Predicted 3D model of a 78-nucleotide RNA (c-di-GMP-I-UAU riboswitch aptamer) from Desulfuromonadaceae bacterium UBA5613. The source organism's lineage runs through Bacteria, Pseudomonadati, Desulfuromonadia, Desulfuromonadales and Desulfuromonadaceae. The sequence was found by an Rfam model in a public genome assembly.
[in-house]
RNA sequence: CUCCGAAAGGGCAAAACCAGAGUAAUCUGGUGACGCAAAACCACGGGUCCUGAAUUCAGGAUCGCCGGGUUGCCGAAG
Numbered sequence: 001c002u003c004c005g006a007a008a009g010g011g012c013a014a015a016a017c018c019a020g021a022g023u024a025a026u027c028u029g030g031u032g033a034c035g036c037a038a039a040a041c042c043a044c045g046g047g048u049c050c051u052g053a054a055u056u057c058a059g060g061a062u063c064g065c066c067g068g069g070u071u072g073c074c075g076a077a078g
Base pairs, nucleotide, nucleotide: 003078011036012035016031017030018029019028020027021026034064040070041069042068044067045066046065047062048061049060050059051058052057
């Protein structure tokens, strides 16, 4: 230095419920604790969803659906 990944510390926060925003998908805050080493960031490709249109178009949502890019915590034994 690489592989592997024990323990501890710290971090995030699904479903559900409550309040608010939005036509909607969904988002924000609170409670909550299913999970997560990138569950941090980027809508770039695909997927899914919503709205308008009307024939494959336009706008939007989702990165905790998959892929890709950028940054990135600890490190016992072997």